[in-house]
RNA sequence: AUGUUAUCAAGAAAGGUGGAGGGAUUAGACCCGUUGAAGCCUUAGCAACCCUUUAUUAGUAAAGAAGGUGCUAAAUUCUACCCAGUCUCGAACAAGGUUCAGGAUGUAUUUGGAUAGAUAACAC
Numbered sequence: 001a002u003g004u005u006a007u008c009a010a011g012a013a014a015g016g017u018g019g020a021g022g023g024a025u026u027a028g029a030c031c032c033g034u035u036g037a038a039g040c041c042u043u044a045g046c047a048a049c050c051c052u053u054u055a056u057u058a059g060u061a062a063a064g065a066a067g068g069u070g071c072u073a074a075a076u077u078c079u080a081c082c083c084a085g086u087c088u089c090g091a092a093c094a095a096g097g098u099u100c101a102g103g104a105u106g107u108a109u110u111u112g113g114a115u116a117g118a119u120a121a122c123a124c
Base pairs, nucleotide, nucleotide: 002123003122004121005120006119007118008117013043014042015041016040017039021032022031023030026080027079028078029077044072045071046070049068050067051064052063053062054061055060076116081113082112084110085109086108087106088104089103090100091099092098093097
């Protein structure tokens, strides 16, 4: 690098160094940043994938945190592709409202799904 499985709206930051960018990629939006970005180092913390203990036939559940990873702004910051609902608009009946092959390039909205990505474990 590739494949499989699981998770991704919870949680958790200070110091040093550095010196202008950063939020994965493309586009747009929106944010963070000289009151100091990325990167690197130290310490601390969060979580519980691997792990440890107990229970269990097993699946799994509960507890734990020494070790291996990971993480410590905003949902994986949001949108993009697909389905459906709502709303709006439009049209028909009609003149109260009802219905409609989503009608419709809707700057609208919704904890649906996909794609992509991240992390872990395993395989190769």

Predicted 3D model of a 124-nucleotide RNA (SAM riboswitch aptamer (S box leader)) from Flavobacteriaceae bacterium MAR_2010_72. The prediction has a mean pLDDT of 79.